Record summary:
The RNA shown here (Lysine riboswitch aptamer) has 178 nucleotides and comes from Neobacillus cucumis. NCBI's taxonomy places the organism under Bacteria, Bacillati, Bacillota, Caryophanales, Neobacillus. Its mean pLDDT, the model's own confidence on a scale to 100, is 76.
RNA sequence: AGUGAAGGUAGAGGUGCGAAAUUCAAUAGUAAUGAUUCGGAGAAGGAUGAGCUUCAAGGAAGAAUCAUGAAAGGGAAGGUUCGCCGAAGUGAAAAAGGACUCAUAACCUUUUUUUGCUGGUUCUGUAUUGAAAAAAUCCAGAAUUGUCAAGACGAUGUCUUGGAGAGCUAUCUUAACG
Numbered sequence: 001a002g003u004g005a006a007g008g009u010a011g012a013g014g015u016g017c018g019a020a021a022u023u024c025a026a027u028a029g030u031a032a033u034g035a036u037u038c039g040g041a042g043a044a045g046g047a048u049g050a051g052c053u054u055c056a057a058g059g060a061a062g063a064a065u066c067a068u069g070a071a072a073g074g075g076a077a078g079g080u081u082c083g084c085c086g087a088a089g090u091g092a093a094a095a096a097g098g099a100c101u102c103a104u105a106a107c108c109u110u111u112u113u114u115u116g117c118u119g120g121u122u123c124u125g126u127a128u129u130g131a132a133a134a135a136a137u138c139c140a141g142a143a144u145u146g147u148c149a150a151g152a153c154g155a156u157g158u159c160u161u162g163g164a165g166a167g168c169u170a171u172c173u174u175a176a177c178g
Stems, first nucleotide, its partner, number of pairs: 002177002006173006014085001016084005022077003032068007042055004047104005088118011119145007127137003147163007
């Protein structure tokens, strides 16, 4: 010189990932409110039980008609802004908080930690969530694409097979070998 463990920095994949804002569709002529009629004792505060509070024979719940009439979560567009390339998503476990108080186990939701899986994108099928023939997610399959390794060849590319992001490329520092 080189091999090479560890750490740092900068990058690549591409309908690339995530968030916010704007507009639009849908949710929906739904919820809710008001009026009239029927009804005739309960109703509401996430589920159940207990308590507490509020409303209720000056008419509760429920139903019908008429009038007014939303919103959240989710989605699309544009490529506007921001953060990025385990970007991010998701399963399991634990902890804390939230919805009047207590209890129950579970559901919903927010955050944190540990750990597993998935390189990316698209499509199909099943299941779950959802208002939904949208969309998202788990699992399975298929196609495509980037990357690394091995092999072959007509050779700086092509093909076959296989792997995974704790990866790959470039570069810097340094232990060790030499």

Of the family's consensus pairs, 100% are formed in the model.